[in-house]
RNA sequence: CGUUUCCUUGCUGGAGAGAGGUCGUUGCCCGCAGGCGGCGGCCCACCGAAGGAGCAAACCCCGAUCGUGGGGCGAAUCUCUCAGGUAAAGCGGACAGCAGGGGUGGC
Numbered sequence: 001c002g003u004u005u006c007c008u009u010g011c012u013g014g015a016g017a018g019a020g021g022u023c024g025u026u027g028c029c030c031g032c033a034g035g036c037g038g039c040g041g042c043c044c045a046c047c048g049a050a051g052g053a054g055c056a057a058a059c060c061c062c063g064a065u066c067g068u069g070g071g072g073c074g075a076a077u078c079u080c081u082c083a084g085g086u087a088a089a090g091c092g093g094a095c096a097g098c099a100g101g102g103g104u105g106g107c
Stems, first nucleotide, its partner, number of pairs: 002107002005103009018044001020043010045086003051082001052080003059072004
């Protein structure tokens, strides 16, 4: 100096699913009845890409000895749906691109 790999900063891109029902409260419109919105509780329906949980093969150990049982380790965008989310906007967003910073290993 370059490279593998991990973390991190900034910018950019970034999906899915009910504007659900009901009750309370509150604001606005309104002569009333009602209508629309905000917040909260409960219920039902759904989504998976914050986070979280589960697991295949390989590998290791014990047993077994031509048998294949038990355990450990072990991945995700797979599965679950605890959490989170489900009009637009906004927020969040796995992951990706660009530009930096830091660490580790080999050459």